[in-house]
Context: one part of a larger RNA
RNA sequence: CGUCGAAGAUUGAUGGAACCCAUCCUCAGUACGAGAGGACCGGGAUGGACGAACCUCUAGUGCACCAGUUGUCCUGCCAAGGGCAUUGCUGGGUAGCUACGUUCGGUUUGGAUAAACGCUGAAAGCAUCUAAGCGUGAAGCCAAUCCAAAGAUAAGUCUUCAUUUGAGACCCCUGCGAGACGAGCAGGUUGAUAGGCUGUACGUGUAAGCGCAGUAAUGUGUUGAGCGGAGCAGUACUAAUAGGUCGAGCUC
Numbered sequence: 001c002g003u004c005g006a007a008g009a010u011u012g013a014u015g016g017a018a019c020c021c022a023u024c025c026u027c028a029g030u031a032c033g034a035g036a037g038g039a040c041c042g043g044g045a046u047g048g049a050c051g052a053a054c055c056u057c058u059a060g061u062g063c064a065c066c067a068g069u070u071g072u073c074c075u076g077c078c079a080a081g082g083g084c085a086u087u088g089c090u091g092g093g094u095a096g097c098u099a100c101g102u103u104c105g106g107u108u109u110g111g112a113u114a115a116a117c118g119c120u121g122a123a124a125g126c127a128u129c130u131a132a133g134c135g136u137g138a139a140g141c142c143a144a145u146c147c148a149a150a151g152a153u154a155a156g157u158c159u160u161c162a163u164u165u166g167a168g169a170c171c172c173c174u175g176c177g178a179g180a181c182g183a184g185c186a187g188g189u190u191g192a193u194a195g196g197c198u199g200u201a202c203g204u205g206u207a208a209g210c211g212c213a214g215u216a217a218u219g220u221g222u223u224g225a226g227c228g229g230a231g232c233a234g235u236a237c238u239a240a241u242a243g244g245u246c247g248a249g250c251u252c
Stems, first nucleotide, its partner, number of pairs: 001151001005161006014148004020048007032037001050105005058099004065092005070085006109143003116136004168246004172188005193239003196235005202228003209222005
């Protein structure tokens, strides 16, 4: 830009993905075979590699979380803190993102076939799967499964709304299950969208101050304390105010 207003929901031409393998048990030491050996078909179990999704568990990361600790400078000093030293170093660790973790997948089925095996059967009184005709038959082909999909320009279909008293969309703003930017998605006071606050989960591991014991280092009580990023919920306190723009033929 088109599909001659818009929103939502769809059909599926077409395209893509996937399709794997092994071991064990059973059938059965059966069929077969002199023996040695040793099945098809069918049923069941487990695993490998591959793939997808996810974070309950396990594990990793987690430079805005907590604690410990060295040196030095600063807050006048003590105490308590802050800066710098690779995030100073060390021990842990929420969310998120991950695999080494968890769950799931390949199945089954139908159709047309290849090689191959057949039925009927002439040319050629016989024979012959083929010449007419009809079957069986593969991890392969076409479907079936999953995904995308109407620029499928033959531009499809359905529902609802609107046609200037204008449906709807956008600008703008708050954001993230989204994201390079656009876009997408959740919202914009008829509101829980983000921040704050409150509660809670979870993390760290018993804060500071004060009391007590000890000459002191330190210990102990208050105390599972204090602190806390992203989690979950509640709550309009703050900010999404107000406003603007676009927006739907021609002829008779």
Background: This is a predicted structure of a 252-nucleotide part of an RNA (large-subunit ribosomal RNA, domain VI) from Candidatus Uhrbacteria bacterium RIFOXYB12_FULL_58_10. Rfam family: Bacterial large subunit ribosomal RNA. Its family is annotated with ribosome and structural constituent of ribosome in the Gene Ontology. Lineage of the source: Bacteria > Bacteria candidate phyla > Candidatus Uhriibacteriota. The sequence was found in a public genome assembly.